[in-house]
This is a predicted structure of a 260-nucleotide part of an RNA (large-subunit ribosomal RNA, domain VI) from a Spirochaetaceae bacterium. Rfam family: Bacterial large subunit ribosomal RNA. Rfam links the family to the GO terms structural constituent of ribosome and ribosome. Lineage of the source: Bacteria > Pseudomonadati > Spirochaetota > Spirochaetales > Spirochaetaceae.
Context: one part of a larger RNA
RNA sequence: UGUCAUGGUACCUGACGGGAACGAUCGUAUAGUACGAGAGGAACUACGAUCGGCUGCCACUGGUGUACCGGUCGUCCGACAGGGCGAGUGCCGGGCAGCUACGCAGCAUGGGGUAAAGGCUGAAAGCAUCUAAGCCUGAAACCCUCCUGGAAAAGAGGUACCGCUAAGACCACCCGUAUAAGACGGGUUCGAUAGACUCGGGGUGUGCGCGCCAAGGUAACGAGGCGUUCAGCCCGCGAGCACUAACAGGUCAAAGUCAC
Numbered sequence: 001u002g003u004c005a006u007g008g009u010a011c012c013u014g015a016c017g018g019g020a021a022c023g024a025u026c027g028u029a030u031a032g033u034a035c036g037a038g039a040g041g042a043a044c045u046a047c048g049a050u051c052g053g054c055u056g057c058c059a060c061u062g063g064u065g066u067a068c069c070g071g072u073c074g075u076c077c078g079a080c081a082g083g084g085c086g087a088g089u090g091c092c093g094g095g096c097a098g099c100u101a102c103g104c105a106g107c108a109u110g111g112g113g114u115a116a117a118g119g120c121u122g123a124a125a126g127c128a129u130c131u132a133a134g135c136c137u138g139a140a141a142c143c144c145u146c147c148u149g150g151a152a153a154a155g156a157g158g159u160a161c162c163g164c165u166a167a168g169a170c171c172a173c174c175c176g177u178a179u180a181a182g183a184c185g186g187g188u189u190c191g192a193u194a195g196a197c198u199c200g201g202g203g204u205g206u207g208c209g210c211g212c213c214a215a216g217g218u219a220a221c222g223a224g225g226c227g228u229u230c231a232g233c234c235c236g237c238g239a240g241c242a243c244u245a246a247c248a249g250g251u252c253a254a255a256g257u258c259a260c
Stems, first nucleotide, its partner, number of pairs: 007162006016149004022052008035040001053107005061101004068094005073086005096236001110144003117137004168252004172188005193245003197240004201235004209228005216221001
């Protein structure tokens, strides 16, 4: 673009297509049964578990976590305090979110038509014969059931609602369940989209200063300890709250409107 010589929003149908996934082992019951003189010793079936593989997820457990917090050594900023640097974290101890496996979950069940094969009925061929007509069974294989694409399926589909001078889309701006660019998704004051703030939750582990104690020392001084202090510092999390920024606007619009 067409579907549609009238536009749009949302949700579907499913022709046709893609994936396909499941493999193996063990245990219990069957059963010390069938079988066998004995020794020995099954199976159908049902249930449970394990291993491998594939797919997805992060509540738990573990890893990472150069956001973050703490300890400590050397050196530099004169000392204190607070920091810089130490081969791209100096080293060490922790660690939220996210990502992840060593963690968790699923890979099920049932149905249909068949193959080889086994049969029923049964003639040609008075018999016989699974086959010639007809019929019943019968595979991890095939089709459906599962995941997924899919109205350009020219038989070009459907439902609901809005609209034909307004419905809608796009730009712009604030963002992220999205992301290489586009795209995708949310929000734009009739607003909680992001930031700030407060609270909650979480990480670290008890700040500086001050007071008291402190081995030793004549003294000056003094590592360190206790209290103030579940402190201080920090947060990619949640809620509340319009304080800040989503302002001001623009383009198309019954149409090739937007992007690739």